c-di-GMP-I-GGC riboswitch aptamer, 85 nucleotides, folded computationally.
[in-house]
RNA sequence: AUUGUAAAAGGCAAACCUGUCGAAAGGCAGGGACGCAAAGCUAAGGGUCUAAAGUCCACACGACUAUGACAGCCGGUUGCCGUUU
Numbered sequence: 001a002u003u004g005u006a007a008a009a010g011g012c013a014a015a016c017c018u019g020u021c022g023a024a025a026g027g028c029a030g031g032g033a034c035g036c037a038a039a040g041c042u043a044a045g046g047g048u049c050u051a052a053a054g055u056c057c058a059c060a061c062g063a064c065u066a067u068g069a070c071a072g073c074c075g076g077u078u079g080c081c082g083u084u085u
Stems, first nucleotide, its partner, number of pairs: 001084001003082002011036002016031006034072001040077003045074002047070003054064003
């Protein structure tokens, strides 16, 4: 530098359940494992989700909007272990 077929040390933890925070998306803690070689970090690159407040609307319904979220969607970035060259 390349690579994740095999090994070792290990690591993380989807759905679901319980508690809790939140308007929601979702977060956190415990249980639990579908999976993961970056399922580490990054939300001031793209994408996705939500819409309390705001705007449109006579009202409602509905629509729009991130300032809210998602890193286990892509991208970016750092890195353990060993294989191969």

Its mean pLDDT, the model's own confidence on a scale to 100, is 86.